[in-house]
Context: one part of a larger RNA
RNA sequence: UUGGGCGUAAAGAGCUCGUAGGCGGUCUGUCGCGUCUGUCGUGAAAGCCCACGGCUUAACUGUGGGUCUGCGGUGGAUACGGGCAGGCUAGAGGCAGGUAGGGGAGCAUGGAAUUCCCGGUGUAGCGGUGAAAUGCGCAGAUAUCGGGAGGAACACCGGUGGCGAAGGCGGCUCCCUGGACCGCACCUGACGCUCAGGAGCGAAAGCGUGGGUAGCGAACAGGAUUAGGUACCCUGGUAGUCCACGCCGUAAACGUUGGGCGCUGGGCGUGGGGUCCUCCCACGGAUUCCGCGCCGUAGCUAACGCGUUAAGCGCCCCGCCUGGGGAGUACGGCCGCAAGGCUAAAACUC
Numbered sequence: 001u002u003g004g005g006c007g008u009a010a011a012g013a014g015c016u017c018g019u020a021g022g023c024g025g026u027c028u029g030u031c032g033c034g035u036c037u038g039u040c041g042u043g044a045a046a047g048c049c050c051a052c053g054g055c056u057u058a059a060c061u062g063u064g065g066g067u068c069u070g071c072g073g074u075g076g077a078u079a080c081g082g083g084c085a086g087g088c089u090a091g092a093g094g095c096a097g098g099u100a101g102g103g104g105a106g107c108a109u110g111g112a113a114u115u116c117c118c119g120g121u122g123u124a125g126c127g128g129u130g131a132a133a134u135g136c137g138c139a140g141a142u143a144u145c146g147g148g149a150g151g152a153a154c155a156c157c158g159g160u161g162g163c164g165a166a167g168g169c170g171g172c173u174c175c176c177u178g179g180a181c182c183g184c185a186c187c188u189g190a191c192g193c194u195c196a197g198g199a200g201c202g203a204a205a206g207c208g209u210g211g212g213u214a215g216c217g218a219a220c221a222g223g224a225u226u227a228g229g230u231a232c233c234c235u236g237g238u239a240g241u242c243c244a245c246g247c248c249g250u251a252a253a254c255g256u257u258g259g260g261c262g263c264u265g266g267g268c269g270u271g272g273g274g275u276c277c278u279c280c281c282a283c284g285g286a287u288u289c290c291g292c293g294c295c296g297u298a299g300c301u302a303a304c305g306c307g308u309u310a311a312g313c314g315c316c317c318c319g320c321c322u323g324g325g326g327a328g329u330a331c332g333g334c335c336g337c338a339a340g341g342c343u344a345a346a347a348c349u350c
Stems, first nucleotide, its partner, number of pairs: 003322004007304002012318001014201004021194003025088007033081002035077008047067008091191001092188003097182003103177002106174001109171001110154001115149007125136002162169002206247006215241002220236004258317006266295012299306002323350003332343004
């Protein structure tokens, strides 16, 4: 181990793939494993329950019946589940045809801006703040013009808009590559769903080796502020942020809502496609499929709210919860270079 639950009260694994397992469309035949039924054997005695009886009664006890929910043999039933065989096309997948997209990887490249360097103009300040100061500047700064170097990020478009399983993805071109949608109803013929273990992916920070470093900037230094100020503000600034390869494996990894399928009024907007109508076109209208949002019916909910993108009504599978603290800790195990991660208690206490 029941039961009841998991948006916000404890509780959906960060995400995906997938093994075992669980579950599984439609029709026919067959077997008769599950299932149902008859019968036989067994299910010791005691016990327990019922009836009657024996000690004056009861406890106790005798007899009979039942129970012993089971197991085995055998006869039968075949709807449902299952095995086997055959068929089907509504699930699933595939071919041909289109469409949209910051989906992923690589190479190359563009402009704006910051910083730095060189040169020109030019002179006394600049910068910064609530106010200042540290700082920079007559060895010529700030400002401005021209040239150059280098790194990082891509204004406008840009949208409650798009794509991706999630993390996430935004200048432009090329190359390689994954997925989705529409439509046709041509092919396969249940090939499906979920998934314990397992594997892969996984923001930021952090770690290893090598490179790179414009801006920003933990630590650090200085200036302020303050009673103090190991802060908030200012001037600097190292790791880091960037690249390659290898680790780490966490998060308010959030829609705080696992996945799949079916069913259940509507309205409005928007992205992608199809059909029809109007139609020179543009535009517009109707309808349908897929997505993203808003509002709301029934219903649900403790309320808030959810409401065809359900938190409604059902089925299948997985994960998880079981008072607060101790504690996501100790110990052990596994993983990691480390930081640490995963698994995960108890005493005690309220």
The part of an RNA shown here (small-subunit ribosomal RNA, central domain) has 350 nucleotides and comes from a Vulgatibacteraceae bacterium. The organism belongs to Vulgatibacteraceae, within Bacteria.